Small-subunit ribosomal RNA, 3' major domain from an uncultured bacterium, 462 nucleotides, folded computationally. RNAcentral holds the full RNA, with entries from Greengenes. It matches the Rfam family "Bacterial small subunit ribosomal RNA". Its mean pLDDT, the model's own confidence on a scale to 100, is 83.
Context: one part of a larger RNA
RNA sequence: UGGCGGGGACCCGCACAAGCGGUGGAGCGCCUGGUUUAAUACGAUGAUAACCGUAAGACCUUACCUGGGUUUGACAUGCUACUGCAAGUCCCGAGAAAUCGGGACCGCCUUAGAGGGUGUAGCACAGGUGUUGCACGGCUGUCGUCAGCUCGAGUCGUGAGAUGUUCGGUUAAGUCCGUCAUCGAGCGCAACCCCUAUCGUUAGUUGUAUCACUCUAGCGAAACUGCCUCGGUAACGAGGAGGAAGGAGGGGAUGACGUCAAGUCAGCGUGGCCUUUAUAUCCAGGGCGACACGGGCGCUACAAUGGCCUAUACAAAGGGUUGCAAGCGAGCGAUCGCAAGCUAAUCCCAAAAAGUAGGCCCCAGUUCGGAUUGAAGUCUGCAACUCGACUUCAUGAAGUUGGAAUCGCUAGUAAUCGCAAAUCAGCCAUGUUGCGGUGAAUACGUUCUCGGGUCUUGCACA
Numbered sequence: 001u002g003g004c005g006g007g008g009a010c011c012c013g014c015a016c017a018a019g020c021g022g023u024g025g026a027g028c029g030c031c032u033g034g035u036u037u038a039a040u041a042c043g044a045u046g047a048u049a050a051c052c053g054u055a056a057g058a059c060c061u062u063a064c065c066u067g068g069g070u071u072u073g074a075c076a077u078g079c080u081a082c083u084g085c086a087a088g089u090c091c092c093g094a095g096a097a098a099u100c101g102g103g104a105c106c107g108c109c110u111u112a113g114a115g116g117g118u119g120u121a122g123c124a125c126a127g128g129u130g131u132u133g134c135a136c137g138g139c140u141g142u143c144g145u146c147a148g149c150u151c152g153a154g155u156c157g158u159g160a161g162a163u164g165u166u167c168g169g170u171u172a173a174g175u176c177c178g179u180c181a182u183c184g185a186g187c188g189c190a191a192c193c194c195c196u197a198u199c200g201u202u203a204g205u206u207g208u209a210u211c212a213c214u215c216u217a218g219c220g221a222a223a224c225u226g227c228c229u230c231g232g233u234a235a236c237g238a239g240g241a242g243g244a245a246g247g248a249g250g251g252g253a254u255g256a257c258g259u260c261a262a263g264u265c266a267g268c269g270u271g272g273c274c275u276u277u278a279u280a281u282c283c284a285g286g287g288c289g290a291c292a293c294g295g296g297c298g299c300u301a302c303a304a305u306g307g308c309c310u311a312u313a314c315a316a317a318g319g320g321u322u323g324c325a326a327g328c329g330a331g332c333g334a335u336c337g338c339a340a341g342c343u344a345a346u347c348c349c350a351a352a353a354a355g356u357a358g359g360c361c362c363c364a365g366u367u368c369g370g371a372u373u374g375a376a377g378u379c380u381g382c383a384a385c386u387c388g389a390c391u392u393c394a395u396g397a398a399g400u401u402g403g404a405a406u407c408g409c410u411a412g413u414a415a416u417c418g419c420a421a422a423u424c425a426g427c428c429a430u431g432u433u434g435c436g437g438u439g440a441a442u443a444c445g446u447u448c449u450c451g452g453g454u455c456u457u458g459c460a461c462a
Base pairs, nucleotide, nucleotide: 001462002461003459004458005457007456008455009454010453011452012451013450015446016445019409020408021407022406023405026300027299028298029297030296031295032294033293034291035290042053043052064286065285066284067283068282069281070280073125077124078123079122080121081120082119085117088105089104090103091102092101093100094099108116109115127275128274130273131272132271136269137268138264139263140262141260143258148187149186150185151184152183153182154163155162156161167178168177169176193252194251195250196249198221199220200219201218202217203216204215224246227240228239229238230237231236302402306361307360308359309358310357311356312355318349319348320347323342324341327338328337329336330335368399373394374393375392376391377390378389379388415438416437417436418435419434420433421432
């Protein structure tokens, strides 16, 4: 100087407390450990792994396994030689295919040569999701959006270093004020950026019968403790007025010096090492989907603030031409047939759902709950056996609120209700990312638990 302390002082955070809802018990989905397997591909493993990489594993993907093939190779560049003029397409035979053999068609450009392109043989080489994230770049998580981390000159100290950055206040903040052997500065904080809340204005293909309003998308105004009262040297704090908004209005993007030899050689790049008739490469089938069990994250429930039936109201944000599809017809339905419109503020997906009105159920393993299983179908796709989703009928399991323990959340939040998109032929999405509807309770307080910041103290630690 740091680090640590079951040392101290002060301060902060959904950290505790006060509340609301969950997880832990059940069934199912997904991930993971383990086990099994020819293979169950690889990575991630306290917080900071476990619906994570994967915004889509039937084939492909695919890296794994079994079997069948190839060896200048599936891909790149160059050289030499040779043959032909190709290449390519089609047909036949063998085969699971890759591929091999045969035949037909077309038979290149420029041509004096040479050359381009293509094939064969050979040589340099290609290839590697092989290894090392403890050789690296880049990117990322975390402490933590915590308020810190440093530098120049000066001064002090033999020196390591100190000072500044401490102290008294204040703040969300090393934010600002005062003081001070310090005076300044940099990276962070804040502001500048985006969305949102109010108004004005310009324009408008939307909307409307029309004008306007709403809306759309540009420009601008508005909030600054500016005004008043009180406290204070000041910074600032408490309250009030006006105002759509008040003291950072709400949200986002933004992550200092560094820590964990944290993560990633399988996104990519890359040094070293290894491999080269195989650790490369092509193909078919299988596997990544196994199942005594442990763990994690979710979905659906156990019901009456509910379930079912009928009628009816109100969004936002997205997507759509190998696409979205109105409407009409067929079917109980999934869906199918015909088909208008739309390259979309114009048409379509599209029904929002909880809600509201009326009716039934009457506390039961039930008109709760829907797992499981049987049968019949629909759709996508070469192909749904391993291993897709959906529909109808039948079947109706566990489950009556969950031990110890544990998680999230302070306001348009929690809870609850639907909608959309990416990926995508289809989908194992209950995931993820967004969108709006309805809309709470509680916070006395900082003793305790966890994490963090500043100062100080002890130390057999560096």